About this RNA: The RNA shown here (transfer RNA) has 74 nucleotides and comes from Candidatus Galligastranaerophilus gallistercoris. The sequence is in RNAcentral, with records from ENA. The coordinates come from a structure-prediction model, not an experiment, and the mean pLDDT is 85.

[in-house]
RNA sequence: GUGCCUGUAGCUUAGCCGGAUAAAGCGUUGGUCUCCGAAGCCAAAGAUCGUGCGUUCGAAUCGCAUCAGGCACG
Numbered sequence: 001g002u003g004c005c006u007g008u009a010g011c012u013u014a015g016c017c018g019g020a021u022a023a024a025g026c027g028u029u030g031g032u033c034u035c036c037g038a039a040g041c042c043a044a045a046g047a048u049c050g051u052g053c054g055u056u057c058g059a060a061u062c063g064c065a066u067c068a069g070g071c072a073c074g
Stems, first nucleotide, its partner, number of pairs: 001073007010026004019057001028044005050066005
């Protein structure tokens, strides 16, 4: 330099041949329970989906550019 893969809540991931409130587990906070905790149970908060632009009635999903990490080739 070229090609490919990955990037979504604090962490690990799902969703990714477009369809409308972005889902789950762990963790966090509150409640319940307990003499106090843990576990269990209930509830809540938390991501405009790496960034920007574009296509579209509609984009996490498609296109282009770019950033970060990884692999291969030269």